[in-house]
Context: one part of a larger RNA
Formats: sequence, structure tokens, C1' cells
RNA sequence: CUGGGUUUAAAGGGUGCGUAGGCGGGCCUGUAAGUCAGAGGUGAAAGCCCACCGCUUAACGGUGGAAUUGCCCCUGAUACUGCGGGUCUUGAAUUAGGUUGAGGUUAGCGGAAUGUGGCAUGUAGCGGUGAAAUGCUUAGAUAUGCCAUAGAACACCGAUUGCGAAGGCAGCUAACUGGCCCUUGAUUGACGCUGAGGCACGAAAGCGUGGGGAGCGAACAGGAUUAGAUACCCUGGUAGUCCACGCCCUAAACGAUGUUUACUCGAUAUUCGCCGCUUAGCGGUGAGUGUCCAAGGGAAACCGAUAAGUAAACCACCUGGGGAGUACGUUCGCAAGAAUGAAACUC
Repeated sequence: CUGGGUUUAAAGGGUGCGUAGGCGGGCCUGUAAGUCAGAGGUGAAAGCCCACCGCUUAACGGUGGAAUUGCCCCUGAUACUGCGGGUCUUGAAUUAGGUUGAGGUUAGCGGAAUGUGGCAUGUAGCGGUGAAAUGCUUAGAUAUGCCAUAGAACACCGAUUGCGAAGGCAGCUAACUGGCCCUUGAUUGACGCUGAGGCACGAAAGCGUGGGGAGCGAACAGGAUUAGAUACCCUGGUAGUCCACGCCCUAAACGAUGUUUACUCGAUAUUCGCCGCUUAGCGGUGAGUGUCCAAGGGAAACCGAUAAGUAAACCACCUGGGGAGUACGUUCGCAAGAAUGAAACUC
């Protein structure tokens, strides 16, 4: 290189946008670069291969042929690809009308609960557990009522729901704002797909500065348990969790399933549109979300129009286990560390 793979055996990049590159719809026309045909030149000799011949044979040698799959050039062919021109509308996009949604950002508001403070009622316990104890409490706790205040999260609705590229998103209202979808006209006329690098986003934890701090709660302290108990249980409790700005860039970042396009028997549920009808509903159609299955696939589990089926385009990745996601180097980072990423040796 050919070839084989990537749900679970090694292997899909966390996600998107997009540069180079690769690939790319229908028709007409030109060209003839790729492509194909024929001719010529060259491709040294020796060697290899084939045939015949010469040494008694062989090795060895001689003659001829073939091969040298390449390069250059000439003439021609034009289906496909390329390049140039023209044209088309089905791919793509724009516009018009309409809908849906926890999509995003900012601001304001609300009630329940919890903690705390004040006042009042009230008296001996409360709390906690398997059982206890630490802890709180006659300086009046727990409990109950009213008032005040703080921070965080939004019960019911709520769902097998919805939205978002992913991470993720849930009280209510407003402003600003992104995207999808449906319908039928119109417009542009291949403007497309993928995407090495690159750029942006990226849960939680963590870091920096400044706020905030109710509850929860790494660390820590105490009480238990236990042979011990650096745990599980209990009482406390700092960082953190929250906000603003700036970093970090990793996850079982999972559907462990890259993106795009086309094709392939049905059933059923549901979300959001549109259309029709004989309108408590039924039927059709489009975009999603689930379940079950035919063919087919698969080592099986299972997948099965949301494919892991049948094909195509492009990217990423895999090549025995350990050593090791380590060492070294480099880049990034305040740090923690992240990214890239071996070998010896060993089985």
C1' cells in the first nucleotide's frame, strides 16, 4: 500500500462554527488536461525468462526472441472526470403567513419551608439512635402564636412531556434575543456535504479578586460502634455550595452508537403544525419523541425508517496484556494540572 474494523471485545473527537483539502444535482455546448486507441523514439550491455546450438554432461558459453509493465512525442476517440460558456429547479438558501417550547441574557416580583432576632403563652425536658451518648435547656429550652430579617431552592402542575449543538435548561412577569417546525405562493439558481489545522462553547470539582453565607456540608472536633474504626450512625462544623468578573477544559461529557444524503413490511402511543370528512371522533400529511416487530444485520445481547439494514461522501480513531495515559520534550495554565505521548523490560 492492499485489506479489516470502531454499541458492549482495542477503537467515534465533549459539542458546534468554519479555513485548506476531499467529494458533489439535471440539460446543452466548447476544449481535450486526466482517460482510451494506433504509430514512432527511447528504455546500454551483462543478468533474469523462453527456444535452439557448442564444450562427452552439467556448471559455463553462443545465437535469437521475449520482457523491460516506464518516459517523450505524433495522430485520433470523447462515454466518464476536469476546465470554459450557457441554461434549469428537484438540493440549499431567502421572503410571506402561522404556531410551539424548562432555548439564552438581564431586571423586577411571589409564596411555602428553614435558620436567626424580638415580644407573648407555657414548664421540664428537648434532640438523636438499633440502643445510646456527645449536644441544647430553670440565665426558661423544645412546643405554640404574632412581628421582623437573611440566604438558597422553586412543592402541586410534571409526563414515557418539551427545548437546546453539546454541556445543559423548571415559581411568576417584563424587556432584549437564538433556533426548529408547518403552509402555500414568490425569489436566488448548486450558492451544497464533510472538515486536517484554527476559533468558540463546554457539568461538577478546583483556582484568583471582591461580595454573600439560611440550609447542606469535604477537612476538622466530639459521641457511639468495633478486636481496631483515620469509616458507615449521631452532635457540631471550616472551605465550598450562591453572586460579579477572570481562569481551569476535564467526566460513565453515554445512545458507551461521528456528520450528511438516498433507499427499505407493518403495528401502537405521544408532542407540535396543516388539510379533509359522515366532527364526543375518524382519515390523510409533515416535523419530532417512545415502544413492539417483517426483511435484513449481529458472536450474542440485541438493532431494526431515531438502524447496529442496503449504499455513497468526508472526518476522527483502533492494531495483544502490563509497563502507561507513565517518562522525556514541547504547548497551555496562577496553581492544581491539562493536551500531545514513547521505550527498555515483562507475560